[in-house]
RNAcentral holds the sequence, with entries from ENA. A computed fold for a 1484-nucleotide RNA from an uncultured prokaryote, annotated as small-subunit ribosomal RNA.
């Protein structure tokens, strides 16, 4: 530092997710070594068991063991008596440190900076005393109670224990006069205590400013509350506490509630501001089971003290008792998850002591854990046959890989052997010396010698020995993100952080092989902080993306013209003080490095103290007028209220006049109407709403405001002066206006019209459409308070090019006019710069800076729920969670589509011919059937198509037989020519036995073709995949179009060019133009056709010439003519006119065989449709190898209740029959074609001439012409079915061939919706030809004859082309979507209600304790007049209070029949609301 995901593709907004760092972790896998460091984040749950606070005999009193001496004396026992000092005990200090924990606390608790109304043991240096005297109580003694804890009685004693009394420099009280108040000894000296005092260090305590989390869906707290005064209390100020008195306090700057939470240094991440945390280490609080509660003390309301209450565990002789791990270690519980019932006080330290020393689970160590950071280490160097095995393979080779092996080397570590630091330094203890001293005693200071203290510890470290010898994983390889192959699976198993992979070739799944990458570790999860400027102070936005309150007035609070003094609160700068240490950073040092430790240094951004400066904010006190306003002059308005009125139309009543309809649609109907409707006409009534003018005109703040007009009435624009002197912007809360529809009450009610009815539409129509028609629309008083309340743009000043319209207002000019030019306040187009994500905006900003205020932070859920507040009700105002999805959005581009618009085309439709759909038949498909009815083509674009021809074969199906290197190809070995004949068994293949035949070349070995037999490698497959493909074709469409380069426009997709004005058949041509140019297409060049000229004339032709026939180019000639083939000619809008823009064209004409492309033909741009073809043929996998190959016989592809397609043939007189007669082109032929002639009714048979073809032959063309005949009828139409009879073809015509003769004579009388072809030699119509082929067209490709009708035109159907619009669609309208219902899951809100926690607030109740009160009771020190008394205990009693307990509420969780509404779920129902004019414009 950025990446990936919204789109077809772009930019932009915007979430969501990635890659860093860390971390008390924790799983899952692997695991050698050492340093350093850390190690219950959860149940502040429960605890067994040992430690964790002692100590002093130099304060006191007794004194066990033991040792020593004595006595007595039964030689081992009892007495004294020292020394000694253990267990308890008085008494002293210390158990308020140290050590744990974070529940609780949102507070002067922390932090920071100040205060002082205080106290302070032990310590430090001063300066005083340290005097006389006196009762006791424990131990200890004896009795005694209990199970035990623990006691009880009586009696003896010490103190540095307890009292009393003297002193009183300070010292404390004071009414200033007085008045109180202390000690203790121990010791041989020393010297350590004691005691009163002020000071200092250190620690404590109170009190303060300031900072210290979220929640307004928590707005009001508060009665000791807030102050005074007195009294009391405390070390001390204080409502701290009690009385009286006043009625204050605190709060939008967030008071009170409730949630949550130890707080800082500091940690961790960030560039930093910041987040987020607050483990180890320090410093503070607080708390020790739970609540109280207070003693003792210098300090505690006391973790290892006491008293009471409560739960809970333990013991117990039921009578009572004990007990407190959040000290170390440990158990259990809980948990994803956290260790040893260790060692030693040797160092640091702490208590106690005069000291030696004890005693410290503090603290030093060691011991478990890869938990972390930090180092090391598993070798090293050569080694290509680039071994071997794996993997891949395009089969050659690549990789694994110098890796390995093998040679040569080294030995950190870790095993082993032995040495072996430093952590020690005091103390003791002897001498010296100094300083104290009366002193050579002690005691202090140095200095020397001895003595000796180490838990770690088999210590670092060094050093032997030995071998490469003991030591490598893990995670990932689709893209972010570094790294690909094969196998295996087949939308399954799985995988995912995001996007996303998987439905037979998965670089995303498993596996293997290779690679990246970290590495004694990797991964994965959770939680942070970054990236995310994604809460934005640094540093973001609201015109359309999420987001200006609907509009004012206005409180707070924010901001604020112009001078001049002053002042100094912000500002600026200086010193001083404080910001602990640690950490961080910087510079040294020390362990080999390093992490770690250490010295010194910066910084700690801050707080306060104090002095200076005075520009600017701010205060202050002046001034000034340019901002605000007042007054005066006018000037324009649907401004607003309010009373009056006016005329036009609907409608209703009443009168004429008048007759059958009216009235309404897309077409109707429903209603109206012969009881006179509509229509006319005249009179009346009653509401409402006011044409024209009428204008992106004009007023209002927004909503809104429209005839005239009184009367009240705000605002604004204007001129010129005067006056006031900043009086001003803005605007949380508040508070007024505020469209429609709605709601109360009363009234009105013509029209119009939610509901509702009826008639229509429709598959349905609860709609759109008609007909009625009530609320409501209106007026008057009150409500509601919302709108897409929109300029989607908050208000307010300032500043920055213009151009032009347009309303109001001054002012100036002359040519006095419908003029001009200046200014100013609205109100509109266009537009420079600058913005903009684009669109756009642009002095009316969305431009360039200022000032407030509102808002917003991904889509759903949701403007919803619960809660308050507001309403009379609809509802409105505030406003979420859970869940859910990786998008949801905006601009804007190219597609495409539109029952959206303009242009144009095209048998697309119109005008027309003639057909199919209806009959029979042929023929192909669907379904059915079957042993099989092989396969494959399916809208147009499958269906007379592959198939240009299935009786056998073809064949690929079936069923039966039979083969297994194989019907077929290529190597190898052996034999053999090949090959022909006929015999047997079989349905054949096959299998048996015979016979005839010995070939070519040869350098004599032998070889080549071909056959047979044998091996195995292969052969074979019409078995799958046309969605793995090449190739070939259909189609859009012979449409007119589809790209580049290069410049230019754009932030980019992209745009231009190719639009745009004519023209064309055409992106064909001209013009025009930020384009100029180019390719592919299109024309043309190719070919056949029509005309004419040239050559050359056979097998074609025959005009003259001759010659012959019954006739015939038959013959001789002859090259004119046709014709045949070969080369040219022509036609180009070239000429004229007219139009057009002087153009490109077009429009007439002319001339010419032919005219604007002359007519066909072949040619198919860039692409779509996963289009068709694996079964032409290739070919990637994939599958079968005695069968999914091969052979072969039958037999099916030819079935048939039926359905569509393509045809034929009819239905008949424009016809059929029947006789006669005329006229083609193009083709075919030796396995052919097949003539004359003969024979048959005929199909055909015989026959055998030409003919390898302009020669012969197929071959008679029909339609058509004459001529007869049929008379509208199931026929003399029509030919289906059938029964007999033959022919041909072929091994064979049974299933299954054509044809021909005779007989039969079926449907049909022109064809429903609905559809199809055709634009001229064309549709119809009429015959002939060929392919395929033995044999078998009504198909299919050609050929010709005869030959129309129409077309006015482009509104509609369909196709397509440009160009523009609109889209929420890009798999691109067969698109997308949207609700109910049904099921299945999740979370949630409402509920009779249950069930805890938290608390108010009333009352009862009161333990132990403290203070007050009482004498009923006891009582060692002092006084005492000896009676008492003072003082003390007990007891009792009052207030205060904890547990409890009773009533009510308030918040909050969990739980609940049912029950609402959300969400989510590959293929469920029902429509089709929204996107195009979405077929009714859509929203609000």
């Nucleotide at each position: 530092a950025g990446a990936g995901u919204u789109u077809g593709a772009u930019c932009c907004u915007g979430g969501c997710u990635c890659a860093g760092a860390a971390c008390g972790a924790a799983c899952g896998u692997u695991g050698g070594c050492g340093g350093c460091a850390c190690g219950c984040u959860u149940a502040a749950c429960a605890c067994a068991u040992g430690c964790a606070a002692g100590u002093c005999g130099a304060a006191c009193g007794a004194g066990a063991a033991a040792c020593c001496c004595g006595a007595g004396c039964u030689u081992g026992c009892u007495c004294g008596g020292g020394u000694g000092g253990a267990c308890a005990g008085u008494g002293g200090c210390a158990g308020a440190c140290g050590g744990c924990u974070u529940a609780g606390u949102a507070a002067c608790g922390c932090g920071u900076g100040g205060g002082u109304a205080u106290c302070u043991a032990c310590c430090u240096a001063g300066a005083g005393g340290u005097u006389u005297g006196g009762a006791a109580c424990a131990a200890c003694u004896a009795u005694u109670g209990g199970a035990a804890a623990c006691g009880a009685u009586a009696g003896c004693u010490a103190a540095u224990a307890c009292c009393a009394a003297a002193u009183a420099u300070u010292c404390c009280c004071u009414a200033a006069g007085g008045g109180g108040g202390a000690a203790a000894g121990a010791u041989u000296u020393a010297u350590c205590g004691c005691u009163a005092u002020g000071a200092g260090a250190g620690g404590a305590g109170c009190c303060u400013g300031c900072g210290u989390u979220a929640g307004a869906u928590u707005a009001g707290c508060u009665a000791g509350u807030u102050g005074g005064u007195a009294g009391g209390g405390u070390a001390a100020a204080a409502g701290c506490c009690u009385a009286c008195c006043a009625a204050g306090g605190c709060g939008a700057c967030g008071a009170u509630c409730a949630g949550u939470a130890g707080c800082u240094g500091g940690u961790u991440u960030g560039a930093g501001a910041g987040a987020a945390u607050g483990a180890u280490c320090a410093g503070c609080c607080a708390c020790a089971c739970u609540g109280g509660g207070a003693c003792u003390g210098a300090g505690a309301c006391a973790c290892g003290g006491c008293c009471c209450a409560g739960a809970c565990u333990c013991c117990u002789a039921c009578g009572g008792g004990a007990g407190g791990c959040a000290g170390c270690a440990g158990u259990g519980g809980g948990g994803a998850a956290u260790a040893u019932u260790g060692g030693a006080c040797a160092a640091u330290g702490g208590g106690c002591g005069c000291a030696a020393g004890c005693c410290u689970g503090a603290u030093c160590c060691a011991g478990c854990a890869a938990u972390g950071c930090c180092g090391c280490g598993u070798g090293u160097g050569u080694g290509a046959a680039g071994a071997a095995g794996g993997c891949c393979u395009g089969a050659g080779g690549g990789u694994u890989g110098u890796a390995a092996a093998g040679c040569a080397c080294u030995u950190u570590c870790a095993a082993u052997u032995g040495u072996g630091a430093a952590g020690a330094a005091a103390a003791g203890u002897u001498g010296a010396u100094g300083a104290u001293u009366a002193a050579u005693a002690c005691c202090c200071a140095u200095c020397a010698g001895c003595c000796g203290u180490g838990a770690c510890g088999u210590u670092a470290a060094c050093u032997u020995u030995a071998g490469a010898a003991g030591a490598a994983g893990c995670a990932c390889c689709g893209g972010c993100u570094a790294a690909c192959u094969c196998c295996g699976u087949g939308c399954c198993a799985g995988c995912a952080g995001c996007c996303g992979c998987g439905g037979u070739a998965a670089u995303a799944c498993g596996g293997a092989g290779g690679g990246u990458g970290c590495a004694a570790g990797c991964g994965u999860u959770a939680a942070u902080c970054g990236g995310a400027a994604u809460u934005a102070c640094u540093g973001g936005g609201c015109g359309u993306a999420a987001a200006g309150c609907g509009c004012g007035c206005g409180u707070a609070g924010g901001c604020g013209g112009u001078u001049u003094g002053u002042u100094a609160a912000g500002u600026c700068a200086g010193c001083u003080g404080u910001g602990a240490a640690a950490g961080c950073c910087c510079c040294g040092g020390g362990c080999u490095c390093a992490a770690c430790c250490u010295g010194g240094g910066a910084a700690c951004u801050g707080c306060a103290u104090u002095u200076c400066a005075a520009a600017c904010u701010g205060g202050u006190a002046g001034u000034c007028u340019a901002g605000a306003g007042u007054u005066u002059u006018g000037u324009a308005g649907a401004g607003g209220g309010u009373g009056g009125u006016g005329g036009a139309a609907u409608u209703c009543c009443g009168g004429g006049u008048g007759u059958a309809g009216c009235g309404g649609u897309g077409a109707a109907a429903u209603g109206c109407g012969u009881a006179g409707a509509u229509a006319u006409u005249c009179g009346g009534a009653g509401g409402a709403a006011c044409a024209u003018c009428a204008g992106u005109g004009g007023c209002g703040a927004a909503g809104g405001c429209g005839g005239c007009u009184u009367c009240c009435u705000g605002g604004a624009c204007u001129a010129a002066c005067a006056c006031u002197g900043a009086c001003g912007c803005u605007g949380a809360g508040g508070u007024g206006c505020g469209a429609a529809a709605g709601c109360g009450u009363g009234g009105g009610g013509a029209g119009c019209a939610a509901a509702c009815a009826g008639g229509a539409u429709u598959a349905g129509a609860u709609c759109c459409c008609c007909u009625g028609g009530u609320a409501g629309u209106c007026c008057a008083c009150g409500c509601c308070g919302u709108a897409a309340a929109c300029g989607a743009u908050g208000u307010c000043a300032a500043c920055u090019a213009g151009c032009u319209g347009u309303u109001g207002g001054g002012g100036g000019g002359c040519u006095u006019g419908u003029c001009c030019c200046c200014u100013u306040a609205g109100u509109g187009g266009c537009g420079c710069a600058g913005u903009u994500a684009a669109c756009g905006c642009g002095u009316u900003a969305a431009g360039u800076a200022g000032a407030c205020c509102g808002c917003c932070u991904g889509g759903g859920g949701a403007g919803u729920a619960c809660g308050g507040c507001c309403g009379c009700a609809a509802g409105g105002c505030u406003a979420a969670c859970a869940c859910u999805c990786a998008a949801a959005g905006g601009a804007a581009u190219u597609g495409a589509c539109g029952g959206g618009g303009g242009c144009c085309c095209g048998c697309a439709c119109a005008a027309g011919c003639g057909g199919u759909g209806g009959a029979g038949c042929a023929u192909g498909u669907g379904g059915u059937u079957u042993a099989a009815u092989u396969c494959g083509a399916u809208g147009c674009a499958a269906c007379g198509c592959g198939a240009a021809g299935a009786a056998c074969c073809u064949u690929a199906c079936c069923u039966g037989c039979c083969c297994u290197u194989g019907a077929c190809a290529u190597c190898c070995u052996c034999g053999g020519a090949a090959g022909g004949g006929a015999c047997c068994g079989g349905a054949a293949a096959c299998g048996g036995a015979c016979c005839c035949g010995u070939g070519c070349c040869u350098u004599c070995g032998g070889g080549a073709a071909c056959c047979g037999a044998g091996u195995g490698a292969c052969a074979g497959g019409u078995g799958c995949u046309g969605c793995a493909u090449g190739g070939c074709u259909g189609u859009c469409g012979u449409c007119a179009g589809c790209u580049c380069g290069u410049g230019u426009c754009g932030u980019g997709a992209g745009a231009u060019g190719u639009u745009g004005g004519g023209u064309u058949a055409a992106g064909u041509c001209c013009c025009g133009u930020a384009a100029c140019g180019a390719g592919c297409g299109c024309a043309a060049c190719c070919c056949c056709u029509a005309u004419c000229c040239u050559u050359a004339g056979u097998u074609g032709c025959c005009a003259g010439c001759a010659c012959g026939u019954a006739a015939u180019g038959g013959u001789g000639g002859g090259a004119a003519c046709u014709c045949u083939a070969g080369g040219g000619a022509g036609a180009c809008u070239g000429c004229c006119g007219g139009u057009g823009a002087c153009a490109a064209a077009c429009c007439g004409g002319a001339g010419g065989a032919a005219g604007g492309u002359g007519g066909g033909g072949a040619c198919g741009a860039c692409g779509u449709c996963a289009a068709g073809u694996c079964a032409u043929c290739a070919u990637g996998g994939c599958c079968c190898u005695u069968a999914u190959g091969a052979g072969u016989a039958g037999g099916g592809c030819u079935a048939c209740a039926c359905a569509c397609g393509u045809g034929c043939u009819a239905c008949a007189a424009u016809g059929g029959u029947c006789a006669g007669u005329a006229c083609a082109g193009a083709g075919g032929g030796u396995u052919g074609c097949c003539a004359a002639g003969c024979c048959g009714c005929g199909a055909g048979g015989u026959g055998g001439a030409g003919c390898u073809a302009a020669u012969c032959c197929c071959a008679g063309a029909a339609a058509g012409c004459u001529g007869a005949u049929c008379g509208u009828a199931g026929u003399c139409c029509g030919g289906a079915u059938u029964g007999g009879a033959g022919u041909c073809u072929g091994c064979a015509a049974c299933u299954c061939g054509a044809c021909u003769c005779c007989a039969u004579g079926a449907a049909g009388u022109c064809g429903g919706a609905a559809u199809c072809g055709c634009u001229a030699g064309u549709a119809a119509u009429c015959g002939c030809g060929g392919a395929u082929c033995a044999g078998c067209a009504u198909g299919c490709c050609g050929c010709g004859g005869u030959g129309a009708a129409u077309a006015c035109g482009u509104u509609c159907c369909c196709g397509g082309g440009c160009c523009u619009u609109g889209u929420a669609c890009a798999c691109a309208c067969c698109g997308c979507c949207c609700g109910u219902c049904a099921c299945a899951c999740c979370a949630u809100g409402g509920g009779a209600g249950u069930g805890g926690a938290u608390u108010g607030c009333a009352c009862c109740a009161g333990a132990a304790g403290u203070a007050g009160g009482u004498u009923g009771c006891c009582u060692a020190a002092c006084c005492u007049u000896c009676g008492g008394g003072a003082g003390g205990g007990c007891a009792c009693u009052u207030a205060c209070c904890a547990c409890g307990g009773u009533g009510u509420g308030c918040u909050u969780c969990a739980u609940g029949a049912c029950u609402g509404g959300g969400g989510u779920g590959a293929a469920g129902u029902c429509g089709u609301a929204a996107c195009a004019a979405g077929g009714u414009a859509g929203c609000c």